[in-house]
Context: one part of a larger RNA
RNA sequence: ACCUCUCUAAGGAACUCGGCACAUUAGCCUCGUAACUUCGGGAUAAGAGGUGCCCUUCAUUGGGCCACAGCAAAUUGCGUUUAGCGACUGUUUAACAAAAACACAGCUCUCUGCCACGUCAAUAGACUAAGUAUAGGGAGUGACAAGUGACCAAUGCGGAAAGAUCAAAGCAUCUUGUCAGCCGCAAGGCAAAGCUCGGUGCCCAAGUCCCCGUGAAUGUCGGCCGUAACUAUAACGGUCCUAAGGUAGCGAAAUUCCUUGUCGGGUAAGUUCCGACCUGCACGAAUCUUGUAACGACUAAACGACUGUCUCGGAGAGGAUCUCG
Numbered sequence: 001a002c003c004u005c006u007c008u009a010a011g012g013a014a015c016u017c018g019g020c021a022c023a024u025u026a027g028c029c030u031c032g033u034a035a036c037u038u039c040g041g042g043a044u045a046a047g048a049g050g051u052g053c054c055c056u057u058c059a060u061u062g063g064g065c066c067a068c069a070g071c072a073a074a075u076u077g078c079g080u081u082u083a084g085c086g087a088c089u090g091u092u093u094a095a096c097a098a099a100a101a102c103a104c105a106g107c108u109c110u111c112u113g114c115c116a117c118g119u120c121a122a123u124a125g126a127c128u129a130a131g132u133a134u135a136g137g138g139a140g141u142g143a144c145a146a147g148u149g150a151c152c153a154a155u156g157c158g159g160a161a162a163g164a165u166c167a168a169a170g171c172a173u174c175u176u177g178u179c180a181g182c183c184g185c186a187a188g189g190c191a192a193a194g195c196u197c198g199g200u201g202c203c204c205a206a207g208u209c210c211c212c213g214u215g216a217a218u219g220u221c222g223g224c225c226g227u228a229a230c231u232a233u234a235a236c237g238g239u240c241c242u243a244a245g246g247u248a249g250c251g252a253a254a255u256u257c258c259u260u261g262u263c264g265g266g267u268a269a270g271u272u273c274c275g276a277c278c279u280g281c282a283c284g285a286a287u288c289u290u291g292u293a294a295c296g297a298c299u300a301a302a303c304g305a306c307u308g309u310c311u312c313g314g315a316g317a318g319g320a321u322c323u324c325g
Stems, first nucleotide, its partner, number of pairs: 002319007010311002014309001019306001027051005036041001038143001052065004066070001078304007085296002090102002106141007114125001116123001144291004149221003154218002156214004163209003170202005177195002181190003222240005249283001250280001261277005
């Protein structure tokens, strides 16, 4: 020097990505306990006091003694505040990720009605099955509260069937090849039925076109110019385009590039944090929006307490390796 542990003046997070790690707290009794709240909670909130031994008493009744400190020392909550995300308990990458990911109850959409009996209501059953549409399958969202806007042009799905389009087959017709037969002295020519090559016409299903509907279906939700008696801004107007031009709410956000935006708060000093503003590069309503008590080995910020994390090291105990004995 290394490993494990104990102590440490003064300071007390100055360490560090970050209080990581350590330390503090801790049991029981008495008192006391806020905001907020879904009235259950929050809550062991927070905070304050007590705690030994001996004698005595029904009794911490009374008295005495010691100590800096009296629950335990075999083990035993640090506390508080603010914000984000997810409602919650739960699940997960066996062996780098436990989470804001998955699930969840709840919500919505969608698909599914067969047989027997029966006038119906219903009953009993078969098929994805202890069941029979208050059921079962699929998809999305994800407690709860308040809400969930516009667009059906595109894509998808559903419906309707007037018209258009449209395959094979079939029928009709023409045609190619073949050949029974016929003609010819021969070379060869003609050639019915059937089969067959190719063409045309007729007929013609679904689908598609066309039409209607449908967003808690996939999705989408504008631009330019002018205008008010300081200036600035534009309630207002004009114009182009569109299927329709983003409503409520939220907003430098887990989304903001410029950006450490600007203002306020906290600090002596704050790229983080909290509250606002809105100029939203590029939020936005079940790929849900905004809130929200409770909950969280989640993430971010702050305060108190606490400490060798640090200023800055030091002392000690045990152990391992090495060296010596």
Annotation
The part of an RNA shown here (large-subunit ribosomal RNA, domain IV) has 325 nucleotides and comes from a Limisphaerales bacterium.